[in-house]
RNA sequence: GGUCGGGUCCUGCGCGACCCGGAGCCGUGAACCCGGUCAGGCCCGGAAGGGAGCAGCCGUAAGCGGUGUCCCGAGUGCGCCGCAGGGUAGCCCGGGCGGA
Numbered sequence: 001g002g003u004c005g006g007g008u009c010c011u012g013c014g015c016g017a018c019c020c021g022g023a024g025c026c027g028u029g030a031a032c033c034c035g036g037u038c039a040g041g042c043c044c045g046g047a048a049g050g051g052a053g054c055a056g057c058c059g060u061a062a063g064c065g066g067u068g069u070c071c072c073g074a075g076u077g078c079g080c081c082g083c084a085g086g087g088u089a090g091c092c093c094g095g096g097c098g099g100a
Base pairs, nucleotide, nucleotide: 001097003095004094005093006092007091008090009086010085011084012083013082014081015079016078017076018075020073021072022071024067025066026065027064028063034059035058036057037056042051043050044049
């Protein structure tokens, strides 16, 4: 000097990261108009016994709050990641080749 390959660049996909929503999970959650159990008291009964049922206790619905990891979906001025394709003026790395 020239040539080839790779990187830097672009696109798609994957993976990851971040973020949003959902499911799930956790907590909370009804004076009565939800459920269970229902002291006391009440009602029926001659009695035995039975009935409705407040408070309390337990549970649950909508709603509300939370949620590291895992599951589903969407997104991104993200990535020293992977695969495929494109591009390659310049720059960087490397392999041959030629010249002084």
This is a predicted structure of a 100-nucleotide RNA (Bacterial small signal recognition particle RNA) from an Actinomycetota bacterium. The model forms 97% of the base pairs in the Rfam consensus. The sequence was found by an Rfam model in a public genome assembly. NCBI's taxonomy places the organism under Bacteria, Bacillati, Actinomycetota. Rfam family: Bacterial small signal recognition particle RNA. By type it is a non-coding RNA gene. About the family: The signal recognition particle (SRP) is a universally conserved ribonucleoprotein involved in the co-translational targeting of proteins to membranes.